[in-house]
Record summary: Large-subunit ribosomal RNA, domain I from Desulfohalovibrio reitneri, 554 nucleotides, folded computationally. The full RNA is in RNAcentral, with records from SILVA. The source organism's lineage runs through Bacteria, Thermodesulfobacteriota, Desulfovibrionia, Desulfovibrionaceae and Desulfohalovibrio.
Context: one part of a larger RNA
RNA sequence: GGCAACUGGUGGAUGCCUAGGCGCUGAUAGGCGAAGAAAGACGUGGUAGGCUGCGAUAAGCCUCGGGGAGCCGCCAAACAGGCUUUGAUCCGGGGGUUUCUGAAUGGGGAGACCCGUCGGGAGUCAUGUCCCGUCAUCCCUUGGCUGAAUGCAUAGGCCUUGGGAAGCCAACCCGGGGAAGUGAAACAUCUCAGUACCCGGAGGAAGAGAAAUCAACCGAGAUUCCCUUAGUAGCGGCGAGCGAACGGGGACUAGCCCAAACCGGUGUCUUUCGAGGCGCCGGGGUUGUGGGGCCGUCAUCACGUGAUCCGGAAGUAGAUAGCGGAACAGGCUGGGAAGCCUGGCCAUAGCGAGUGAAAGCCUCGUACGCGAAGUCGAACCCGGCGCAGACGGUACCCGAGUAGGGCGGGGCACGUGAAACCCCGUCUGAAUCUGGGGGGACCAUCCUCCAAGGCUAAAUACUCAUCAGCGACCGAUAGUGCACAAGUACCGUGAGGGAAAGGUGAAAAGGACCCCUGUUAGGGGAGUGAAAGAGAACCUGAAACCAGUUGUCU
Numbered sequence: 001g002g003c004a005a006c007u008g009g010u011g012g013a014u015g016c017c018u019a020g021g022c023g024c025u026g027a028u029a030g031g032c033g034a035a036g037a038a039a040g041a042c043g044u045g046g047u048a049g050g051c052u053g054c055g056a057u058a059a060g061c062c063u064c065g066g067g068g069a070g071c072c073g074c075c076a077a078a079c080a081g082g083c084u085u086u087g088a089u090c091c092g093g094g095g096g097u098u099u100c101u102g103a104a105u106g107g108g109g110a111g112a113c114c115c116g117u118c119g120g121g122a123g124u125c126a127u128g129u130c131c132c133g134u135c136a137u138c139c140c141u142u143g144g145c146u147g148a149a150u151g152c153a154u155a156g157g158c159c160u161u162g163g164g165a166a167g168c169c170a171a172c173c174c175g176g177g178g179a180a181g182u183g184a185a186a187c188a189u190c191u192c193a194g195u196a197c198c199c200g201g202a203g204g205a206a207g208a209g210a211a212a213u214c215a216a217c218c219g220a221g222a223u224u225c226c227c228u229u230a231g232u233a234g235c236g237g238c239g240a241g242c243g244a245a246c247g248g249g250g251a252c253u254a255g256c257c258c259a260a261a262c263c264g265g266u267g268u269c270u271u272u273c274g275a276g277g278c279g280c281c282g283g284g285g286u287u288g289u290g291g292g293g294c295c296g297u298c299a300u301c302a303c304g305u306g307a308u309c310c311g312g313a314a315g316u317a318g319a320u321a322g323c324g325g326a327a328c329a330g331g332c333u334g335g336g337a338a339g340c341c342u343g344g345c346c347a348u349a350g351c352g353a354g355u356g357a358a359a360g361c362c363u364c365g366u367a368c369g370c371g372a373a374g375u376c377g378a379a380c381c382c383g384g385c386g387c388a389g390a391c392g393g394u395a396c397c398c399g400a401g402u403a404g405g406g407c408g409g410g411g412c413a414c415g416u417g418a419a420a421c422c423c424c425g426u427c428u429g430a431a432u433c434u435g436g437g438g439g440g441a442c443c444a445u446c447c448u449c450c451a452a453g454g455c456u457a458a459a460u461a462c463u464c465a466u467c468a469g470c471g472a473c474c475g476a477u478a479g480u481g482c483a484c485a486a487g488u489a490c491c492g493u494g495a496g497g498g499a500a501a502g503g504u505g506a507a508a509a510g511g512a513c514c515c516c517u518g519u520u521a522g523g524g525g526a527g528u529g530a531a532a533g534a535g536a537a538c539c540u541g542a543a544a545c546c547a548g549u550u551g552u553c554u
Base pairs, nucleotide, nucleotide: 001553002552003551004550005549006548007547008546009545015539016503017502020474021473022471023470024469025468026467027466028465029463030462031168032167039101040100041099042055043054044053046079049075050074051073061095062094063093064092065091066090070083071082072081106115107114108113116135118133119132120131121130122129137165138164139163140162143159144158145157146156172203173201174200175199176198177197183190187237213220214219224251225250226249227248228247234242235241255455256454257453258399262283263282264281265280266279267278268277269276270275288433290398291397292396293394294393295392296391297390298389304387305386306385309384310383311382312381318376319375320374322370323369324368328343329342330341331340332339344361345360346350352364353363354362404428405427406426407425408424409423410422411421414440435450436449437448438447439446490497491496510538513525514524515523516522
């Protein structure tokens, strides 16, 4: 030195555990903000570094409830000093305080800083100083002053009254803009994709929505969402790829209001004084078996229905602290009983967690039942209120720079195609029911619907957040980046990047005292403990690696 066995060291795998994550379900909530938000800076404790809380009234102040014996938050003990049955700490409701930055808003500014106006107050002989309030911009609005072109006036300007906006926020939604990597095995049409991203706007949902729709000669009857039709019909350098609808089955269901004709009132202008135009208000009216107006004739107060508003239901249910809540003992083993043995009991409760091992009856709970001074706060339903005719005549009305057309684009599954339909730019430009649109060029017949005004719950999408619950989800190289001082340490000028790191024991009972020594190390005794080979570098303690002992080989 090799090999083997053993004994140790090192190391932190594995097993077990969970304080944290992940996914989902059901409810709730779906906003906060100039009454100053979100997010922060700096402070704040007897001693105080971090976290948490709070704001110069600073781990807190007042009050109303709950609760009932201890308490002065956590890491984290200790000392000092206090509070508390005259009810503390703690939990819930309401209120007060709430420095400075921040939309930040008196002005400025390199965020948490600097400098002011006006009014009131403190202080000073006085000034400086200090405290409180106030002062940004824009929009709408009340009243006033002023006042062009232009005489009156108006526009405008200034002041003033009252109100609003702004900024933040996870996803979902609508709108305005809008890529490229990629695919096409290159690439240009095409694709990726109207995606990512930017901007604007809103709501608890948004958007859509009561047929100028489909269908096919039968019929359906707003919209939305799901399944299907169907990877079909089609589109497509007919490449890559893109990709419907009709119809069927479900979820949910709800329909309404204006404009106009006509009538009346009112203001103003014109006027041939007959009236007419325009604006506003009220009535009327809202439709496609066309409807309505006006004139005439007849009939008529009823069942029904309603999303807004008012009253009731009701300051109720519910939410925001809580409360009650059944039933067990003995023996054995053991450090410890919940284990085993014996005998009982409860159960609308044998979900679960904890307790020195494995507990229905020990603890917390669970089933079930109950509870609010204050704050927030429904619905079903009832009432008020709104809506709701027929026949004949007349031909007054039925949404105009609209429909349609030319040119150029865009959207439709549809790339210009035979290209309908919808939207935009530009140039044009109808008709009023004997009217107009559509049925995929176009025409006829037929069928169907009524554009150019508006509103509309539910079924649908999402989850920053709250409560309850669940998991053939993870178990510390996993699961969030973070189970721990984590968006921390650290890196970067910056945008930004971004860790590692859990476990003594049932209980600290955390090793008094003695010894070695190079004396805050390490170890040996002693003691604690069931165990110290659980000793804080602490459960288990694999392997690599290191050493020692023994054997053996050279």

The coordinates come from a structure-prediction model, not an experiment, and the mean pLDDT is 85.